The part of an RNA shown here (small-subunit ribosomal RNA, 3' major domain) has 474 nucleotides and comes from a metagenome.
The prediction has a mean pLDDT of 83.

[in-house]
Context: one part of a larger RNA
RNA sequence: UGACGGGGGCCCGCACAAGCGGUGGAGCAUGUGGUUUAAUUUGAUGCAAUGUGAAGAACCUUACCAGCCCUUGACAUCCUUGGAACUGUCAGAGAUGACAGGUGCCUUCGGGAGCCAAGUGACAGGUGCUGCAUGGCUGUCGUCAGCUCGUGUUGUGAGAUGUUGGGUUAAGUUCCGUAACGAGCGUAACCCUUGUCCUUAGUUGCCAGCGGUUUGGCCGGGAAUUUUAAGGAGACUGCCGGUGAUAAACCGGAGGAAGGUGGGGAUGACGUCAAGUCAUCAUGGCCCUUAUGGGCUGGGCUACACACGUGCUACAAUGGUCGGUACAGAGGGUCGCGAAGCCGUGAGGUGGAGCCAAUCCCAGAAAGCCGAUCGUAGUCCGGAUUGCAGUCUGCAAUUUGACUGCAUGAAGUCGGAAUCGCUAGUAAUCGCGAAUCAGCAUGUUGUGGUGAAUACGUUCCCGGGCCUUGUACA
Repeated sequence: UGACGGGGGCCCGCACAAGCGGUGGAGCAUGUGGUUUAAUUUGAUGCAAUGUGAAGAACCUUACCAGCCCUUGACAUCCUUGGAACUGUCAGAGAUGACAGGUGCCUUCGGGAGCCAAGUGACAGGUGCUGCAUGGCUGUCGUCAGCUCGUGUUGUGAGAUGUUGGGUUAAGUUCCGUAACGAGCGUAACCCUUGUCCUUAGUUGCCAGCGGUUUGGCCGGGAAUUUUAAGGAGACUGCCGGUGAUAAACCGGAGGAAGGUGGGGAUGACGUCAAGUCAUCAUGGCCCUUAUGGGCUGGGCUACACACGUGCUACAAUGGUCGGUACAGAGGGUCGCGAAGCCGUGAGGUGGAGCCAAUCCCAGAAAGCCGAUCGUAGUCCGGAUUGCAGUCUGCAAUUUGACUGCAUGAAGUCGGAAUCGCUAGUAAUCGCGAAUCAGCAUGUUGUGGUGAAUACGUUCCCGGGCCUUGUACA
C1' cells in the first nucleotide's frame, strides 16, 4: 500500500421488511448430470453452465457410429498431355463404374480464353490437441462511482498528499475549507425513442362542415381533425416562499402536456476471475498424411431404473361450455402473402382477384361485454396416455414432424424444508407478430389490450461504496 475481520462509523441497492404472483408436489415440453449404447458428436459447470453456442438434428445440417468407396484428393496455385461444355442408357443402397451420343467462342490460323479429364510433384485438407502460448469477441463485479496522471510539497524509503474534512447529490455531482494547483479515463450531457404544441406537405392515409349516395370516405369535394415524416418550440431549479454558511443544495408552491435525471433504450472507466471461446473467424507450437483427410448409404445426436434446472398446462365458479357482440399495436409478403366464391365436421382442398404494398393479403385479436347452462362433484374441472381414421410439407414422416376428427379419459383438490421475480402503465393476466424455417415453438424476441397491492423503516440476511481500526496474510 492492499486484502481480510462473526471490529467501529456513514451511505446505497427488490438486499431485508411491507405486499402481489410464482418455483419446490402433478402431467407434459426442454436442457443437464448419470446410466445405457456401435454411436448416443461436442463446448459451457456456484452466482456469471443447465429453453446456453443451437434464430429451429427426418436426409442435409453432422462434427459421432457401422458398412461401401477415393488417395494431388470435395477446395487453391503452378507444370505436362488430351478433350469444349454437356446429354442419354445400363449396373449399384448410393458414392461410383461401364457404354453411347455430341462438338461451341475468339483467331494474325501459330494459337488463345473458359470448362472437363488424366499424369507428376511441390502441396491441399483436419470441427485433431493446447483458451494455461495467443489475437479478436464476450460474461462478471457493475451503469457500481470509482481509477489515475503532470508539476509541486512531504517522507531515508515503500509511499503519502491531491482523491482526506464540513455540507450536498443518483454520481470523485457540486459548494466551502484545505500544501496543494491543474488535468485525463469514467459520471452527466451530446444520440435514439416516447409524452405537448407549432410550421411545412396532403396520397395509398383522414372526413368537421356542404352536396350526392347502392349507406361502403363510396363519389364530388375539403386541408380542419386523426395520422404520416421533415424542421422547430418546450424543462433550465428558469420564477416565488422557506431551510441552509450569504454557498452548493433541499422542502413546498405557481405556471405547465411534462418538474427537478419526465419515462424507456443505446452507451460498461482502471481492472478482477490464467473466467468463456483454437467448434464463428484468425493464429504460434504439436500431431495425422492410402488417413485424425474426402465421398456415399443407413443409423445416432430423439435411448431411460433415476437426480437437478428452466418453462407450459392445470387442480376450477373472479371458473368451464354454448350463442351473440366490441375495441389494438407492431410486423411480414414475388422461389412470396394469397381475397371473394365453392367443397369438407375439421386440419385442409379448390379457386385465383389483388398486391413489389399507408392501396392488396397474412388477419377472425383475445381477455372484455350481453344472455343461457353447469352447482362443488375427480365434476360439463383437468387434459396426459392410447386406439382408429385423416390433412399438410417434403425424394422420403418406421426409428423421429406438425396438425385435424371420433373414441379413451391418467396424475392432479394449491404443493415439506427451502427458494425466485417484481416499486407503475410495473407485477399479474390476455391475445397478436417476427427471426430461424420446405415442414416443425410451451423457447427467444418484439407488440399492444386490461391493469393492481405495498414500502413503517434500515435492527437483521446478501452484495457494494467511503472513512477509520486490528492483523502471526501478500